[in-house]
């Protein structure tokens, strides 16, 4: 000097998954952690008329969350592609380049859209970064 591994803090990423108040408990210097309740915000589902469907279902069941679908080949529990979809490269946006992902779970025979109305969630998991160009915004100076 470079690379790898582990831990902590700060900061950041995917995602709706955050914030505030109040009551109780714990630690305590400041303050913080945690449980209940409530509110705000964000996200999802059900649910008329009209419209759509003109058929659907009765197992080839059907449907929901999510980017996570369809498809070809092979030496097939995986690998290599095509089309399409999603993320990252550090304040924000766009383009390019590079790179990564296309899972998992749930309802239970049932649901098109859908005003009013009703119901539900606020988790989980990680560590990319002095790549380039342009734009917008902000700060400072004249």
């Nucleotide at each position: 000097c470079u690379c790898c591994c582990a831990g902590g803090a700060u900061c950041g990423c995917u995602g709706a998954a955050u914030c505030u108040g109040u009551c109780g408990g714990c630690c305590g210097a400041a303050g913080g952690c945690u449980g209940g309740c409530a509110g705000a915000a964000c996200g999802g589902g059900g649910g008329a008329a009209c419209c759509a469907a003109u058929c659907c279902u009765u197992u080839u069941g059907g449907g929901g969350c999510g980017a996570a679908u369809c498809u070809g080949g092979c030496a097939u529990a995986g690998c290599c592609g095509g089309a399409g979809g999603g993320g990252g490269u550090a304040a924000c946006c766009u383009c390019g380049a590079c790179u990564c992902c296309c899972a998992g779970c749930c309802c239970g025979u049932c649901a098109g859209c859908u005003a009013a109305c009703c119901c539900c969630g606020u988790a989980a998991g990680c560590g990319u970064u002095u790549c380039g160009a342009g734009g917008a915004a902000g700060u400072c100076g004249a």
Annotation
A computed fold for a 142-nucleotide RNA from Blastopirellula marina, annotated as c-di-AMP riboswitch aptamer (ydaO/yuaA leader). Taxonomically the source falls in Blastopirellula (Bacteria, Pseudomonadati, Planctomycetota, Planctomycetia). Model confidence (mean pLDDT): 80 of 100. Of the family's consensus pairs, 92% are formed in the model.